Description: The prediction has a mean pLDDT of 81. This is a predicted structure of a 72-nucleotide RNA (transfer RNA) from a Rickettsiales bacterium. The RNAcentral record of the sequence draws on ENA.
């Protein structure tokens, strides 16, 4: 040049092959404790980006950006 994967929360990983996005850790709040770790409770935070298809897209199909493999 060509070909193939992977992008989900603040990190690291799920989501049954379209049906309502979830965990540990981390952060914040409370409770406990002289205080503080620890423990045990609740919360906020998310699908790379921009279109199509559909009742309904993390998923299917175009483009684009980003990374990472093989050919030559």
């Nucleotide at each position: 040049a060509g070909a193939a994967a992977a992008a989900u929360a603040g990190u690291u990983u799920a989501a049954u092959u379209g049906g309502u996005a979830a965990a540990a850790c981390a952060u914040u709040g409370g409770u406990c404790u002289c205080c503080a770790a620890a423990a045990c409770u609740a919360a906020a935070a998310u699908u790379a980006a921009a279109g199509g298809u559909u009742c309904a897209a993390g998923u299917c199909c175009u483009u684009u950006u980003u990374u990472u493999u093989c050919u030559g």
Its Rfam family is "tRNA". Gene Ontology term of the family: triplet codon-amino acid adaptor activity. Rfam classes the family as a transfer RNA.